[in-house]
């Protein structure tokens, strides 16, 4: 320098272009327990990396940039 892949909750990951973006773990509260853990119930937690474009509608499609990884020279 060229190509490919990825970026979504604190972490690990889902989500045909269409309803309020979900799950597990973690956190908080309650139940339970002699205390704790485990278990059960509930809650909180998101500018979907950044900026544009296409579309009635974008996490999803297109372009550029940034970061990380892989491959090639």
């Nucleotide at each position: 320098c060229c190509g490919c892949u990825a970026a979504u909750a604190g972490c690990u990951c889902a989500a045909c272009g269409g309803a309020c973006a979900g799950a597990g773990c973690a956190u908080u509260a309650g139940c339970u327990u002699g205390c704790g853990g485990a278990g059960c119930u509930a809650a909180a937690g998101g500018u979907u990396g950044c900026a544009a474009g296409u579309u009635c509608g974008a996490u999803u499609c297109u372009u550029g940039c940034u970061u990380a990884g892989c491959g090639g020279g």
The RNA shown here (transfer RNA) has 73 nucleotides and comes from Dallia pectoralis. It matches the Rfam family "tRNA". The family's RNA type in Rfam is transfer RNA. Lineage of the source: Eukaryota > Actinopteri > Clupeocephala > Umbridae > Dallia. The RNAcentral record of the sequence draws on ENA.